[in-house]
Formats: sequence, C1' cells, structure tokens
RNA sequence: UGCUUAUCCAGAAAGACCGAGGGAACGGGCCCGACGACGUCUUAGCAUCCUAUUCCGAAAUCGAAACCGGAAUGUUGUGCUAAAUCCCUUUCCGACGCAUCUGCGGUCGGGAAAAGAUAAGUA
Repeated sequence: UGCUUAUCCAGAAAGACCGAGGGAACGGGCCCGACGACGUCUUAGCAUCCUAUUCCGAAAUCGAAACCGGAAUGUUGUGCUAAAUCCCUUUCCGACGCAUCUGCGGUCGGGAAAAGAUAAGUA
C1' cells in the first nucleotide's frame, strides 16, 4: 500500500512548548482559533477491536484441558478524548410542497452505496 470483515448520532482533558491557521480531500455551509486553536511532548482518562485473567454455557471425552459462544475485570498492543465521520456527495423509498400530467427536486424521515477513520486478519 492492496484485499476481506466489523464498527462509526455513546464515551473520555489538564499541563508544558510552539505560534496561525485548523476541522481528510475540490467547492459550499457551519464551527474552533492570539482568552493561543492545529501540532508536539508529558500526565490523566474513555472505550473494549486485539490480548490476558476469571466465571458461565454448549459440545467433545473414560475424565479433563484446548477449541466454540457469552459475561465480568481492564493486563497487553493499538485507537480515541469539540461538534453524527461537524454537515452538504450518489442512488432508492415514503410523507409534505411547487407545477399541473407524469415534471421539479425544495423540506423532513428511512434504506443502500461511495469516500474516509479505527481495529482484526491477510497478500
């Protein structure tokens, strides 16, 4: 870096340094930012994807253990700690609306996809 799978409206901030932009990407909106954002480091925390421990279940077995499913804890490896992945993209469906005959794509709601992020596996 590619591929596969899962999740993405929940949760969790202080200090130090730096100094002007930042919120993935073109554009728009809306926000954050000299009361110092973004970033880096330290500490703390969140979550439970992986891992570890314990317990329960199922199955197997002579009997167990391991494997499998679930739960608890929060040990390990990551990740995360403004706003839904901040929103807007594409497509389908429904309701309302405008037009008036099969059109528009405005408002709201829902499904799917794309793009992205993270984890686990894999090449």
The RNA shown here (SAM riboswitch aptamer (S box leader)) has 123 nucleotides and comes from Chryseolinea lacunae. The sequence was found by an Rfam model in a public genome assembly. Its mean pLDDT, the model's own confidence on a scale to 100, is 81. Of the family's consensus pairs, 97% are formed in the model.